[in-house]
RNA sequence: CAGGUCAAACAGACAGUCGCCGCGUAAUGCGUAAGGCUUACGGGGAGGAAAGUCCGGGCUCCAGAGAGCAGAAUGCCGGCUAACGGCCGGGUGCGGUAACGCAACGGAAAGUGGAACAGAGAGCUGAACCGCCGAUGGUUUGUGCUUGGGUGCAAACACAGGUAAGGGUGAAAAGGUGCGGUAAGAGCGCACCGUGCGGCUGGUAACAGUGCGCAGCGGGCUAAACCCCAUUCGGAGCAAGACCAAACAGAACGCUUUGACGCUGCUCGCCGAGCGUUCGGGUAGGUUGCUGGAGCGCAUCAGCAAUGGUGUGCCUAGAGGAAUGACUGUCCGACGACAGAACCCGGCUUACCGUUUGGGCUGUAUG
Numbered sequence: 001c002a003g004g005u006c007a008a009a010c011a012g013a014c015a016g017u018c019g020c021c022g023c024g025u026a027a028u029g030c031g032u033a034a035g036g037c038u039u040a041c042g043g044g045g046a047g048g049a050a051a052g053u054c055c056g057g058g059c060u061c062c063a064g065a066g067a068g069c070a071g072a073a074u075g076c077c078g079g080c081u082a083a084c085g086g087c088c089g090g091g092u093g094c095g096g097u098a099a100c101g102c103a104a105c106g107g108a109a110a111g112u113g114g115a116a117c118a119g120a121g122a123g124c125u126g127a128a129c130c131g132c133c134g135a136u137g138g139u140u141u142g143u144g145c146u147u148g149g150g151u152g153c154a155a156a157c158a159c160a161g162g163u164a165a166g167g168g169u170g171a172a173a174a175g176g177u178g179c180g181g182u183a184a185g186a187g188c189g190c191a192c193c194g195u196g197c198g199g200c201u202g203g204u205a206a207c208a209g210u211g212c213g214c215a216g217c218g219g220g221c222u223a224a225a226c227c228c229c230a231u232u233c234g235g236a237g238c239a240a241g242a243c244c245a246a247a248c249a250g251a252a253c254g255c256u257u258u259g260a261c262g263c264u265g266c267u268c269g270c271c272g273a274g275c276g277u278u279c280g281g282g283u284a285g286g287u288u289g290c291u292g293g294a295g296c297g298c299a300u301c302a303g304c305a306a307u308g309g310u311g312u313g314c315c316u317a318g319a320g321g322a323a324u325g326a327c328u329g330u331c332c333g334a335c336g337a338c339a340g341a342a343c344c345c346g347g348c349u350u351a352c353c354g355u356u357u358g359g360g361c362u363g364u365a366u367g
Base pairs, nucleotide, nucleotide: 001363002362003361005359006358007357008356009355010354012331013330014329015328016327017326018325020045021044023042024041025040026039027038029037030036047338051349052348054347055346056345057344058343059237060236061235062234071233072232073231074230075229076090077089078088079087080086091105092103093102094101095100106228107227111226112225113222114221129167130166131163132162133161136160137159138157139156140155141154142153143152144151145150175193176192177191178190179189180188194217195215196214197213198212199210200209201208202207241288242287243286244285250279251278252277253276254275255274256273257272259271262270263269295314296313297312298311299310300309301308302307332336
C1' cells in the first nucleotide's frame, strides 16, 4: 500500500423567524373556586433500530391443596442474569491460507415410517448386473489300470455353485493400506492406521491424550419424520387495574297535594303526583397508573469475558385524534439512508445512504 476480518462511535452542523406537546416561574389579568383559563418568560421534547410483536422479566387483575395426562418450547459443558429460547468463556464438528465465521450439537441395538431418479441390491436371516473363480459336485473328451462294473490322471464346458477384491448406479453400497492366504476372494490371518469398551493421566465439566489391556470390530442414513428421554411452562394483559363521579332510571325517608278512578259516606292510611335529603351500583366524563428506572455518564476494584461491587455527577418525551414541524441563510469532495415513542425493562430478528476510529490476519515492497 492492497485485500479481507472483528469491534466501537456517529446518523448532517450552525444561526434566525413562525408554529406544536408537556414542565416550572410570574401576573396589581380573567374566574365563586379548582393542581382552571389567558399572557409573558425560562427550560425539555424519538431511535439504533422507536419496527416485527418472536422470546424473557417487572407491574396489575383473575384462578390456584397436591399429583398426573395433554400441549408447547428447549436440548454439548461451565458461568452470567430478575429471567430467557439471550449473553460470555470453553469443547466438538464443518468452512476459511489466516484473522475469524457457522452449528436444535440428547437418543437410530424400544417401536413405526421415509429415501424421488438411477441401480442387481437402499439394508442384517446381508445384495451377484458386468467381472473373477469354478477348488468341490455335474456333463463331455482323451488316456492309464481293470474281463466288465469301476477307478486314477489331464483337458474342456460355465450347469450347480463360490466370490463384496475390481467395474458400474447413486447423496449414501457394509473400516483403510500392505503382506500372507485362496480356485477366486474375504478381518479369513497378521502388521500399522482407524474404531469401540475398560484402565490411567489432565481438566469443575463437555472433552482430550495414551509405546496400557481387551474386542476383528456386521446391524448404515433420516428424529426442524412420528416417537423416546430430560428440563421448563397457570390465564389474561395499561383497552391491565385503582379513585372521583353527572344525566336518565331505581330504593328509603320527610314535606306538600286544588289528585282522575278506587277501597268507604267522612278522617287517617293505601295508591298517585310534585319537591327535598340520603343511598347503592358506576354509564358519560374526569383523575391516576405514566415514567427516577434491573436508569445514564465518568472513575475505580474483582473477573479472560459476559457481569458484578464501590465512589461521584446527571435527570433525559409522556400524548390521549395522539406533539417534535415549516421557511430562510451559511457550511460539509458526500446534498443526508432505514425509519416515528404510547406501561416499563433485558434480548433476538429484520431494514438501512454513508462517515470516523481501533484490534487481529493475509499478500507485496522496502528496511